[in-house]
RNA sequence: GACUUAUCAAGAAAGGUGGAGGGAUUUAGCCCAUUGAUACCUUGGCAACCGUCCGGCAUAUAAUUUGAGGGCAAAUUAUUUGAAGGAAAUGGUGCCAAAUCUAAUCCGCACAAAAUUUAUGUGUUAGGAAUAGAUAAGUC
Numbered sequence: 001g002a003c004u005u006a007u008c009a010a011g012a013a014a015g016g017u018g019g020a021g022g023g024a025u026u027u028a029g030c031c032c033a034u035u036g037a038u039a040c041c042u043u044g045g046c047a048a049c050c051g052u053c054c055g056g057c058a059u060a061u062a063a064u065u066u067g068a069g070g071g072c073a074a075a076u077u078a079u080u081u082g083a084a085g086g087a088a089a090u091g092g093u094g095c096c097a098a099a100u101c102u103a104a105u106c107c108g109c110a111c112a113a114a115a116u117u118u119a120u121g122u123g124u125u126a127g128g129a130a131u132a133g134a135u136a137a138g139u140c
Base pairs, nucleotide, nucleotide: 001140002139003138004137005136006135007134008133013043014042015041016040017039021032022031023030026104027103028102029101044096045095046094049092050091052087053086054085058081060079061078062077063076064075065074066073067072100132105129106128107127108124109123110122111121112120
């Protein structure tokens, strides 16, 4: 860097450095910012994706026993894999203004004026989907 899957309405800030724009990209809006933002560093915190631990629905295999005679059924035992759910936060990440700040494309819904069955316009921040993006895990 590419691909796949999952999540993105919740949550969590102080100090220092620095000194002008910033909120990924384009446009529009809105917001943050010299009462010092964005960024970087330190400390603290949030969350629980991976990992760890508990858990053990269930799956598979084997053995034994029982039932009417083997391949059937049931029970028990052992082993393998192992879901839901839960715990801690010390491991690997991530995150700590605003929904991923909002919209853009499509579908739906409501309204408006034409018109008479189709398109148009406006609205719809918790109606849905797509695109793009971010993060994690995995593969290349």
This is a predicted structure of a 140-nucleotide RNA (SAM riboswitch aptamer (S box leader)) from a Bacteroidota bacterium. The sequence was found by an Rfam model in a public genome assembly. Lineage of the source: Bacteria > Pseudomonadati > Bacteroidota. Model confidence (mean pLDDT): 77 of 100. Rfam family: SAM riboswitch aptamer (S box leader). From the family's description: The SAM riboswitch is found upstream of a number of genes which code for proteins involved in methionine or cysteine biosynthesis in Gram-positive bacteria.